[in-house]
RNA sequence: GGGGGCGUGGCGCAGCUGGGAGCGCGUCUGAAUGGCAUUCAGAAGGCCAGGGGUUCGAUCCCCCUCGUCUCCA
Numbered sequence: 001g002g003g004g005g006c007g008u009g010g011c012g013c014a015g016c017u018g019g020g021a022g023c024g025c026g027u028c029u030g031a032a033u034g035g036c037a038u039u040c041a042g043a044a045g046g047c048c049a050g051g052g053g054u055u056c057g058a059u060c061c062c063c064c065u066c067g068u069c070u071c072c073a
Stems, first nucleotide, its partner, number of pairs: 001072007010025004019056001027043006049065005
C1' cells in the first nucleotide's frame, strides 16, 4: 500500500425481511436474614464509532473518514 472482519448501556454480546433499542454480568434502591453470602422485586444507565446520502422511516442499505483485529505484498 491492497483485501476482509469488527465498532450497540460500565464490561461481554444479541438485534430476522428497514418500523419495539435489548440480554447476561455489574451498579443503585427496597424486601427476606441478627449480619454476610445469597435470593426476590424494582430502578438508573445508550448521540447504535463520526459525517454525508437513499427512504415516509436507517443500528440495519450506499459513500467517505476514524479506531481496532486479521490476511496478502
The RNA shown here (transfer RNA) has 73 nucleotides and comes from a Clostridiaceae bacterium. It matches the Rfam family "tRNA". From the family's description: Transfer RNA (tRNA) molecules are approximately 80 nucleotides in length. The source organism's lineage runs through Bacteria, Bacillati, Clostridia, Eubacteriales and Clostridiaceae. The prediction has a mean pLDDT of 82.